This is a predicted structure of a 683-nucleotide part of an RNA (large-subunit ribosomal RNA, domain II) from a Chloroflexota bacterium. It matches the Rfam family "Bacterial large subunit ribosomal RNA". Lineage of the source: Bacteria > Bacillati > Chloroflexota.

[in-house]
Context: one part of a larger RNA
RNA sequence: GCCAGCGAGUUACUUUGCGUGGCGAGGUUAAGGCGUUUAGCGCCGUAGCCGAAGCGAAAGCGAGUCUGAACAGGGCGUUCAGUCGCGUUGAGUAGACCCGAAACCGUGUGAGCUACCCAUGGCCAGGCUGAAGCGAAAGUAACAUUUCGUGAAGGGCCGAACCCGUUUACGUUGCAAAGUGAUGGGAUGAGCUGUGGGUAGGGGUAAAAUGCCAAACGAACACGGAGAUAGCUGGUUCUCCCCGAAAUGCAUUUAGGUGCAGCGUCAGGAAAAUACUUCGCGGAGGUAGGGCUCUGAUUGGGCUAGGGGGUGAAGAACUUACCAAACCCUGUCAAACUUCGAAUACCGCGAAGGGUACCCUGGCAGUGAGACAGUGAAGGAUAAGCUCCAUUGUCGAAAGGGAAACAGCCCAGAUCGCAAGCUAAGGCCCCUAAGUGAGUGCUAAGUGUUAAACGAGGUGGGGGCGCCCAGACAGCCAGGAGGUUGGCUUAGAAGCAGCCAUCCUUUAAAGAGUUCGUAACAGAUCACUGGUCGAGGGCUCCCGCACGGAAAAUAAACGGGGCUCAAGCACUUCGCCGAAGCUGCGAAAGGCGCGUUCGCGCGCCUUGGUAGGGGAGCGUUCCCAGCCGCGUCGAAGCGUCAUCGUGAGGUGACGUGGAGUGCUGGGAAGUGAGAAUGCUGGC
Numbered sequence: 001g002c003c004a005g006c007g008a009g010u011u012a013c014u015u016u017g018c019g020u021g022g023c024g025a026g027g028u029u030a031a032g033g034c035g036u037u038u039a040g041c042g043c044c045g046u047a048g049c050c051g052a053a054g055c056g057a058a059a060g061c062g063a064g065u066c067u068g069a070a071c072a073g074g075g076c077g078u079u080c081a082g083u084c085g086c087g088u089u090g091a092g093u094a095g096a097c098c099c100g101a102a103a104c105c106g107u108g109u110g111a112g113c114u115a116c117c118c119a120u121g122g123c124c125a126g127g128c129u130g131a132a133g134c135g136a137a138a139g140u141a142a143c144a145u146u147u148c149g150u151g152a153a154g155g156g157c158c159g160a161a162c163c164c165g166u167u168u169a170c171g172u173u174g175c176a177a178a179g180u181g182a183u184g185g186g187a188u189g190a191g192c193u194g195u196g197g198g199u200a201g202g203g204g205u206a207a208a209a210u211g212c213c214a215a216a217c218g219a220a221c222a223c224g225g226a227g228a229u230a231g232c233u234g235g236u237u238c239u240c241c242c243c244g245a246a247a248u249g250c251a252u253u254u255a256g257g258u259g260c261a262g263c264g265u266c267a268g269g270a271a272a273a274u275a276c277u278u279c280g281c282g283g284a285g286g287u288a289g290g291g292c293u294c295u296g297a298u299u300g301g302g303c304u305a306g307g308g309g310g311u312g313a314a315g316a317a318c319u320u321a322c323c324a325a326a327c328c329c330u331g332u333c334a335a336a337c338u339u340c341g342a343a344u345a346c347c348g349c350g351a352a353g354g355g356u357a358c359c360c361u362g363g364c365a366g367u368g369a370g371a372c373a374g375u376g377a378a379g380g381a382u383a384a385g386c387u388c389c390a391u392u393g394u395c396g397a398a399a400g401g402g403a404a405a406c407a408g409c410c411c412a413g414a415u416c417g418c419a420a421g422c423u424a425a426g427g428c429c430c431c432u433a434a435g436u437g438a439g440u441g442c443u444a445a446g447u448g449u450u451a452a453a454c455g456a457g458g459u460g461g462g463g464g465c466g467c468c469c470a471g472a473c474a475g476c477c478a479g480g481a482g483g484u485u486g487g488c489u490u491a492g493a494a495g496c497a498g499c500c501a502u503c504c505u506u507u508a509a510a511g512a513g514u515u516c517g518u519a520a521c522a523g524a525u526c527a528c529u530g531g532u533c534g535a536g537g538g539c540u541c542c543c544g545c546a547c548g549g550a551a552a553a554u555a556a557a558c559g560g561g562g563c564u565c566a567a568g569c570a571c572u573u574c575g576c577c578g579a580a581g582c583u584g585c586g587a588a589a590g591g592c593g594c595g596u597u598c599g600c601g602c603g604c605c606u607u608g609g610u611a612g613g614g615g616a617g618c619g620u621u622c623c624c625a626g627c628c629g630c631g632u633c634g635a636a637g638c639g640u641c642a643u644c645g646u647g648a649g650g651u652g653a654c655g656u657g658g659a660g661u662g663c664u665g666g667g668a669a670g671u672g673a674g675a676a677u678g679c680u681g682g683c
Base pairs, nucleotide, nucleotide: 001683002682003681004680005679006678011094012093013092014091015090017088018087019086020085021084022083023082026050027049028048032044033043034042035041036040054061055060064076065075066074067073097235098234100232104225105224106223107222108221109220115199116198117197118196119195120194121193122192123191124189126158127157128156129154133150134149135148136147137146138145162186163185164184167182168181169180170179201217203213204212205211210219238617239616240615241614242613243612248261249260250259251258252257262367263366264364265363266362267361268360269359273356274357276353277352278351279350280349281348282347283346289340290338291337295334296333297332300329301328302327304324306323307322308320309319310318311317370395371394372393373392374391375390376389378387379386400411401410402409415587416586417585418584420583421582422581426577427576428575429561430560431559435574437573438572439571440570441569442568448563454548455547458545459544460543461542462541463540464539465538467536475532476531477530478529479528481505482504483503486500487499488498511526515524516523588607589606590605591604592603593602594601595600618672620669621668622667623666624665625664626663627662629661630660637656638655639654640653641652642651643650644649
C1' cells in the first nucleotide's frame, strides 16, 4: 500500500413541540398487594402529580385582583380542555456521536544504569628527572655559602595495562538504539576498579551540565481517580423526492467560540387585502454638479485705514519701488463652506399587473473566516491578486458554451432520454463546426500578436492663413555697394567679444549685418535683388492608422500553422456555425385546477444545489402471528447469466454448496463503511 473483518447521535430520567391512541372537567396511579396459564397477564392500591381561577410581597379577596383617596387610569387575569400512554424532534442531567492531549492528584515500584556517600578488598610494564634531609670536602671566628656525593620527593616528565573520548574518516534500514579505524588526553592520583551497603520523585544526588535517578527527566516509572478536560483537529456507514441559506448588526476576558436579531425550512393560522413591479400624484432631503452669499483658503491690480522705514525738535506734518485689514475690479479652491441644486434611491396615496411570494404563532436549524468584478468613497503612494465601507452581480452552493488553458469576466441556470430543429456570447483560411461572403476606406509597421511622457518631411482625411504664368518654391549663374574701420569700449574691436545708436546715399537689390572665420584685418556665407527654369509652393491647426521610445533568462507577449486590396483595423451589409438556453417527440416526479368508475385521466406551472429543514422508501439481525409457506427430488452462502424497479434493491435460470430458510402483517435494534497518520488479521 491493497484486501477482509471491526469501527461513531446510544440508554435512563426530567422536559418541550408534533403525530397517534384511551378517558374527559377530569386524567392518572407509585411503592405494595391479590389472582393466574407466572421474565407475562388480569385485578386491587387514589399516597402523590397535572388540570378545572386568578391576583397580590403578604394578610387576603376572588371572575376578578393589585396599585391607588378613587366607582379613575393602568398591570396581570377572566374567552380557547385537559390528562395518561406509545412514537418522534429538540433541550437538560448523566462520559452523552466516536477517537485524540500536554497535564493534575493518590497509592506503590525503582540507585543490578547512573550521581554522590559508607565499609572492605584489588590494580598501576618500563624509562626520565633528581626537591628536602643527610654525608664529605672547600670555606667562615662561628654561621652563611659553594662543590661533590648520597637520598628519594612530586595532583613532576615520557609511555603500556587501565581509565577517558580531542580531531578525523567510515558507519547512518549500522557490527552497534552511540560502534570501528587512525589520531589524541590522564596514567602515584581530586587515580582506576571488585564486592557489600545508603540516599526516592512536593524527593534524591550533583567539582553545577537542568546533569543523572534502568536506552526520551524543567520533575522517574506502574496502577488508580479516569471514558479528566479539549470553545481545538480528524472521522461519522443505504436510496429517492421538495425547499434551500449565511459569511451581516449588536453584545461578549470577545475576536477561528457564544447569545439575541437577520437570512433557511416545516406545521398551523389570519384574511379586508398584502409583498413585489410599472405608471400617475404628493412628499421629505442637501449628495453629484454648480457657485462664492456665509465660513475659511487664494492670483494680479486699484483704492485706502493701520503698521514699518525716511525727513523733521522726541512734535505737528510730509513722504515711501516696504508690509497690509476693509472695499472695488480680475482669476481660483473646500469632507467638516452653500445664494443654488439634480438623476437615482426612499416614504405615502391611487390605478393596473401580479397571484401568496407578504403577515402572525410555534418546532428545527445552519451561518456569524467570505472571494472577485463593475460603480461611489475612505486608508495607502488617486501602489498591491492591498485594507475598510456602500451598492449591484457572479462564485461560494452552478454544471453547459465563450475567453488557448483560467472559482469570482461574457453568454446561459443542467428532471431524464433522442444520430431532430432555432439561437446567445463568441465565431466562420487550416488545425476546428460555419464565408478564403459582399461593399467603401485605412495600415506596410507582421502594426495586428504588451506600455508612457516625449520625438519624427511615415501615410490618409479635413480646416485656416500667406506666395504664385505681372513667373511663386527649390536648384543654378550674377550682384550683395558707398559715407564707414558708425560711436563707445578696448592692446586690438574694421557688419560678426561687449555697450549705445541703427541713419543717409547709389540702386534692380544689398542689414551700421544671419552664420563660419581672423590677433585685428582679410576671406567664405546669408538676408535682399536680377537672370535662368516653368507650375504649383510655404506655414499652421484638427482627426485616423502607423514609426521610434521598447533591456531577462525556451522561440515563449497571435493557442499553433500561417495571414498583407488580409486570415489586420474602421464602417455598412447578407448568410451560416455555435450551449445542458429555446423548440420538437417521448418519459418521470412535485404543486395547483378540473374530472373521476377512486384505479386514475386531462390541463397549466415547476423540478442546479453546499450548510441545513421537510417528506417517502430499500436493505440487515432478532422476536410475535399467519401462510397447517419452501427445503437432501437440495436451505443459507458463493459464482455466472438474464430480468424488473428512478434508486437503495428485488426476482429467476444454471453451477457450486450440503442444512436450514422465506413471504405477509406487526414489533425491537450492537442496523448499512472508503476515508478517522482508525483497530485487528492476511498478502

The coordinates come from a structure-prediction model, not an experiment, and the mean pLDDT is 86.